[in-house]
A computed fold for an 87-nucleotide RNA from a Pirellulales bacterium, annotated as c-di-GMP-I-GGC riboswitch aptamer. Its mean pLDDT, the model's own confidence on a scale to 100, is 90. NCBI's taxonomy places the organism under Bacteria, Pseudomonadati, Planctomycetota, Planctomycetia, Pirellulales.
RNA sequence: CUCGACAAAGGCAAACCGGUCGAAAGGCCGGGGCGCAAAGCCAAGGGCCGGUUGGGGGCGACCCCGCUGGUAGCCUGGCUGCCGAAG
Numbered sequence: 001c002u003c004g005a006c007a008a009a010g011g012c013a014a015a016c017c018g019g020u021c022g023a024a025a026g027g028c029c030g031g032g033g034c035g036c037a038a039a040g041c042c043a044a045g046g047g048c049c050g051g052u053u054g055g056g057g058g059c060g061a062c063c064c065c066g067c068u069g070g071u072a073g074c075c076u077g078g079c080u081g082c083c084g085a086a087g
Base pairs, nucleotide, nucleotide: 002087003084004083011036012035016031017030018029019028020027021026034073040079041078042077044076045075046074047071048070049069050068051067052066054065055064056063057062
């Protein structure tokens, strides 16, 4: 360096519940604990979710493009980082 153990010390925290912010997706705080070796950080590429008064398509439900917001616990990529058995 790679790697990740029924190791040690610790860490984070899904669903759900309460509070709060938001039009929503969703965020934050508390409880909770499914999981996580980057489940620490960054919306750069793709995906997914919400909004849309703009453009296009469809008889229609709705779909596509653009714009806009969200998700880092969907993937890729970038930055940083605790511990140390075996290989």